[in-house]
Molecule: Purine riboswitch aptamer
Organism: Gorillibacterium massiliense
RNA sequence: GAAAAUGAAUAGUGCUUUUUUCGUAUAAUUCCGGGAAUGGGCCUGGAAGUCUCUACGAGAUCACCGUAAAUGAUCUGGCUACGAAGAAGGAACGGAGCAUG
Numbered sequence: 001g002a003a004a005a006u007g008a009a010u011a012g013u014g015c016u017u018u019u020u021u022c023g024u025a026u027a028a029u030u031c032c033g034g035g036a037a038u039g040g041g042c043c044u045g046g047a048a049g050u051c052u053c054u055a056c057g058a059g060a061u062c063a064c065c066g067u068a069a070a071u072g073a074u075c076u077g078g079c080u081a082c083g084a085a086g087a088a089g090g091a092a093c094g095g096a097g098c099a100u101g
Base pairs, nucleotide, nucleotide: 005100006099007098012093013092015090016089017088018087019086020085021084022083023082024081025080026055029048030047031046032045033044034043035042040065041064049056058076059075060074061073062072063071
């Protein structure tokens, strides 16, 4: 001074958990059966809708319906699936270099 090997740590790599944002789906939407209310405007079942699992409701306001069977419009708010980016954590691998040698 160096090699094999060993050791700790590390750039980094992918995996995974939680979470945020953006995008796509779906418009928290549509159709039908049965029941119910009318100071009310709801309950229940089925179907459609999605490269798609689940869900498919709530609140407010306005209109409408003259006792009947039918609601309508507008606004606000999510969950779920997939994709991308970010943040935090977890274990694994881990080059150069360092230490021993």